[in-house]
RNA sequence: UUCAGAAAAAGCCAAACCCGACCGCAAGGCGGGGGCGGAAAACCACGGGUUUCAAUGAGACAGCCGGGUUGCCUGA
Numbered sequence: 001u002u003c004a005g006a007a008a009a010a011g012c013c014a015a016a017c018c019c020g021a022c023c024g025c026a027a028g029g030c031g032g033g034g035g036c037g038g039a040a041a042a043c044c045a046c047g048g049g050u051u052u053c054a055a056u057g058a059g060a061c062a063g064c065c066g067g068g069u070u071g072c073c074u075g076a
Base pairs, nucleotide, nucleotide: 002076003075004074005073012038013037017033018032019031020030022029023028036063042069043068044067046066047065048064049061050060051059052058053057
């Protein structure tokens, strides 16, 4: 560097749901609890898809799929 794996060990993230005197019209986001799950469930809205709205436009979802970048451990 490439490929494979999550068995071991150290760790990481965190579904549904609940709370919030927080942000937002909303989808949703944020914080706390929680833990379904994940080997990139880290980041990016580039393509597809789903979705919201005060709609000829402006948003959301990266834990929907694809793609890009980066990264811990072990083995070859």